Small-subunit ribosomal RNA, 5' domain from an uncultured bacterium, 526 nucleotides, folded computationally. The coordinates come from a structure-prediction model, not an experiment, and the mean pLDDT is 82. The full RNA is in RNAcentral, with records from ENA.
Context: one part of a larger RNA
RNA sequence: GGAUGAACGCUAGCGGCAGGCUUAAUACAUGCAAGUCGAGGGGCAGCGCAGUGUAGCAAUACAUGGGCGGCGACCGGCAAACGGGUGCGGAACACGUACGCAACCUUCCCAGAACUGGUGAAUAGCCUUUCGAAAGAGAGAUUAAUACACCGUAACUUAAUUUAGUGGCAUCAUUUUAUUAAUAUAGUUCCGACGGUUCUGGAUGGGCGUGCGCCUGAUUAGGUAGUUGGCGGGGUAACGGACCACCAAGCCUACGAUCAGUAACUGGUGUGAGAGCACGAGCAGUCACACGGGCACUGAGACACGGGCCCGACUCCUACGGGAGGCAGCAGUAAGGAAUAUUGGUCAAUGGACGCAAGUCCGAACCAGCCAUGACGCGUGGAGGAUGAAGGUCCUCUGGAUUGUAAACUUCUUUUAUCGGAGAAGAAACCCAGACAUUCAUGUUUGGUUGACGGUACCCGAUGAAUAAGCACCGGCUAACUCCGUGCCAGCAGCCGCGGUAAUACGGAGGGUGCAAGCGUUAUCC
Numbered sequence: 001g002g003a004u005g006a007a008c009g010c011u012a013g014c015g016g017c018a019g020g021c022u023u024a025a026u027a028c029a030u031g032c033a034a035g036u037c038g039a040g041g042g043g044c045a046g047c048g049c050a051g052u053g054u055a056g057c058a059a060u061a062c063a064u065g066g067g068c069g070g071c072g073a074c075c076g077g078c079a080a081a082c083g084g085g086u087g088c089g090g091a092a093c094a095c096g097u098a099c100g101c102a103a104c105c106u107u108c109c110c111a112g113a114a115c116u117g118g119u120g121a122a123u124a125g126c127c128u129u130u131c132g133a134a135a136g137a138g139a140g141a142u143u144a145a146u147a148c149a150c151c152g153u154a155a156c157u158u159a160a161u162u163u164a165g166u167g168g169c170a171u172c173a174u175u176u177u178a179u180u181a182a183u184a185u186a187g188u189u190c191c192g193a194c195g196g197u198u199c200u201g202g203a204u205g206g207g208c209g210u211g212c213g214c215c216u217g218a219u220u221a222g223g224u225a226g227u228u229g230g231c232g233g234g235g236u237a238a239c240g241g242a243c244c245a246c247c248a249a250g251c252c253u254a255c256g257a258u259c260a261g262u263a264a265c266u267g268g269u270g271u272g273a274g275a276g277c278a279c280g281a282g283c284a285g286u287c288a289c290a291c292g293g294g295c296a297c298u299g300a301g302a303c304a305c306g307g308g309c310c311c312g313a314c315u316c317c318u319a320c321g322g323g324a325g326g327c328a329g330c331a332g333u334a335a336g337g338a339a340u341a342u343u344g345g346u347c348a349a350u351g352g353a354c355g356c357a358a359g360u361c362c363g364a365a366c367c368a369g370c371c372a373u374g375a376c377g378c379g380u381g382g383a384g385g386a387u388g389a390a391g392g393u394c395c396u397c398u399g400g401a402u403u404g405u406a407a408a409c410u411u412c413u414u415u416u417a418u419c420g421g422a423g424a425a426g427a428a429a430c431c432c433a434g435a436c437a438u439u440c441a442u443g444u445u446u447g448g449u450u451g452a453c454g455g456u457a458c459c460c461g462a463u464g465a466a467u468a469a470g471c472a473c474c475g476g477c478u479a480a481c482u483c484c485g486u487g488c489c490a491g492c493a494g495c496c497g498c499g500g501u502a503a504u505a506c507g508g509a510g511g512g513u514g515c516a517a518g519c520g521u522u523a524u525c526c
Stems, first nucleotide, its partner, number of pairs: 001526004006522005013378003017374002019371002021336001026334003030331003035078003040075002043071002047069003051064005085289003095213007104206002109202008117151004127140005157182005164175004187194002215261003222252003227249004232244002264286004268279004291312005314325004342368001344367003350364001351362004381412004391403005418462004426453001431448007470515005475496003481510005491498002
C1' cells in the first nucleotide's frame, strides 16, 4: 500500500446491486417447510344442490335425502432418495485430473415391437364391542379395488443341454442351430383419451477400479495374522479377504511405512512484477452428516434431516400403569460471543411433486422488512459580490495580518427532499370461446383470462437554497503552526521519542492538511 462474511468509537442525506452466527454439530417454546390423484376403490363425516315428506293460503321452516357437485378419514398409486441446511467426521481413491470395466439399473422421459384371456381368497374403512388417563390396542360381523394370489398363453427375455463357426495354451469367451424349462398384465373414461405387462434401443443418473496430484511432526522407525498371495466356496447389480474353509509366508517402509496433530476437497478468492504465500464466506461441482451409536425394511434409487427398530444421554406429559420428542429446513427463543437480520408477502414468474386436465401443494424460488457490512453512483448548490463588514485569533497594539469571496447582498437552477398527477415491462402460456386446415389426433389463428412485488420503478408538474458534513491528523518518518494552560505532574506514543516554566509532540483555542457519508482504531492475510 492492498484486502476482510469483520468488530469498536465518533458521525450520517439518498439510490440500485451484493452480503449478513466466522463462537456452542449447544438446547429449543410456537407456526409453517411434501404432498397429490374421486378419470384406481369401497364409501359419505362436514359443506352445497335436486328430489321426497310434514306444517302453512303462501313466503318459508323442519325432517329426509350418495341421486348429484364435491370430499374428512380409510384402502390403493406415484412422490417423499429431489429441493433446502450444516461442515461433525474423514489425510481417504474423500476430492481434483486422466483413463478404464469384472457387470449393473430404468420410476419418470424419447423411439420401436408384441400382448392386455380366465378365476379366487382376503383386508382397511363403515357397524357392534372390550381395555386404557392418554398414546393407542384387541375381538366380532361385513365389503371394494389399478391392493393380493392362482390358472392359461408367450419371446428378439432368462437358464440348462446341444449343432456349426471364430478367438484363446487352457478352464473358456462370443456368434449361431435345435430342444426343454421358467417368467406377464388392470383397468378407467365425458369414447376424445389415459393407462397396464414383457422385451429392444437411446438419453440421463449411479456402482467399482487404476495412474498422478493432495498439510505438519523422526523429540513418531519399524508396522501388519484376514495381514500378503493362491485354490475353492457363499454373497453382491457386479469385481474384490469385502466374507468363509484350506494352503503358502508373504505385504508396506528413510522416495518416510506406522503413529500423532490439524483439516471437508475443488473451480476459485486475497496479495504480489512474477515465482510464490495465505484463504476456501457468498455463487457452482463433489463428499460427509441429520440428538450420540448401531441396524435393516420398503423401493428403480436410502441403510433414508421433517420414515422404522434397538441401546444411550437429555427434555416433556401422566390418573404412576405407561407414553411423546429431535430446527446442521424458514422465521423465531435462550445461551455463548467483540459480533451477524422479520415468528413478513406470494405462488405472479422460474422450477419441482401429483393429476388427462382444471388445479392443489412448495419458508425451493421470487419479493418485501432490518443493518453504512461492502464496492459503485448521486447530492449537500451555481454565478456575481470588498464597506476586504461584524466577531474570533495573532502581532511590534490610535495600527496591521489572518479567517476571506468566505458571509451579507443581487441573481440563476431544482438533482435530491416534500406535495400533486399519470403509470409500467416482467405475461407468455395452460385454460375458455370462436374461425380455418384436417376423417380424428393435431396444427395455425382471433378474442378472453392470469402480477406477490406495487400505485413500486420510470415520467410530468408545483413551491422554494429550500431537506442534507463529518472524522482523523498537523515533532521526524508524513501533507499540515501559532497562542494559552500545565510544569518529569497531568498526559501522549506505530518507531525514534515528548513533558522537570517560554512544549509546533500533553490539554484547549484559532489556523491548516488529508479523506469524505464516511473517517479513525483494533484484529487477521499478502